This is a predicted structure of a 72-nucleotide RNA (transfer RNA) from Mesorhabditis belari. RNAcentral holds the sequence, with entries from Rfam. Rfam family: tRNA. Gene Ontology term of the family: triplet codon-amino acid adaptor activity. The family's RNA type in Rfam is transfer RNA. The organism belongs to Mesorhabditis, within Eukaryota. Its mean pLDDT, the model's own confidence on a scale to 100, is 82.

[in-house]
RNA sequence: GCCGCAUUAGCUCAGUGGUAGAGCAUUAGACUUUUAAUCUAAGGGUCAGGGGUUCGACCCCCCUAUGCGGCU
Numbered sequence: 001g002c003c004g005c006a007u008u009a010g011c012u013c014a015g016u017g018g019u020a021g022a023g024c025a026u027u028a029g030a031c032u033u034u035u036a037a038u039c040u041a042a043g044g045g046u047c048a049g050g051g052g053u054u055c056g057a058c059c060c061c062c063c064u065a066u067g068c069g070g071c072u
Base pairs, nucleotide, nucleotide: 001071002070003069004068005067006066007065010024011023012022013021018055026042027041028040029039030038048064049063050062051061052060
């Protein structure tokens, strides 16, 4: 230098153009003599950044950034 993959909640990850989700974690409540466990609920998101396509984009296209891998 070229190519590919990844980037979504605090962490690990889903989400194949039509309301952004799960598990764990956190907080509150229930249960319990207390703690743990269990159950219920709640909070938490610029979907890496910018632009484009579209009635509508986490999703499709382009550029950029970061990380990983391959080639030279």